[in-house]
Molecule: transfer RNA
Organism: Hadesarchaea archaeon DG-33-1
């Protein structure tokens, strides 16, 4: 240069033949218990890498950047 994965909550990830509210663990914040603190149990805040096409509808498709990671040269 060329191939190939991958970008989704503060971290680690998971998702979907395109179709309602994009979820989990940890964490953060409240709150319940408890004489108190851990444990637990309950709410809650928080997110699709940028741009443009397609589409009645994108996070899923497609195209051009951008980063991160492994091959080959």
């Nucleotide at each position: 240069g060329c191939c190939g994965g991958g970008g989704u909550a503060g971290c680690u990830c998971a998702g979907g033949u395109g179709g309602u509210u994009c979820g989990a663990g940890c964490g953060u914040g409240g709150g319940a218990c408890u004489c108190a603190u851990a444990a637990u149990c309950c709410c809650a805040a928080g997110g699709u890498c940028g741009g443009g096409g397609u589409u009645c509808a994108a996070c899923u498709c497609c195209c051009c950047g951008c980063c991160c990671c492994g091959g080959c040269a």